[in-house]
Molecule: transfer RNA
Organism: Gloeobacter violaceus SpSt-379
RNA sequence: GGGGGUGUAGCUCAGGAGCAGAGCACCUCUUUCACACAGAGGAAGCCGCUGGUGCAAGUCCAGCCACCCCCA
Numbered sequence: 001g002g003g004g005g006u007g008u009a010g011c012u013c014a015g016g017a018g019c020a021g022a023g024c025a026c027c028u029c030u031u032u033c034a035c036a037c038a039g040a041g042g043a044a045g046c047c048g049c050u051g052g053u054g055c056a057a058g059u060c061c062a063g064c065c066a067c068c069c070c071c072a
Stems, first nucleotide, its partner, number of pairs: 001071007010024004018055001026042005048064005
């Protein structure tokens, strides 16, 4: 220098145009003398950034950034 992959909740990851989700973790309540387990409820994201297309973008397109892999 060229090519490819990944980027979404605190963590691990789904979702590939039509209301942003799951598990774990965290908070509250029930239960217990208390803790744990279990049950019920809750908080936490403008989906890496900037543009474009489109009625509508986490999703498609372009550029950029970070990390990983391959080639030279």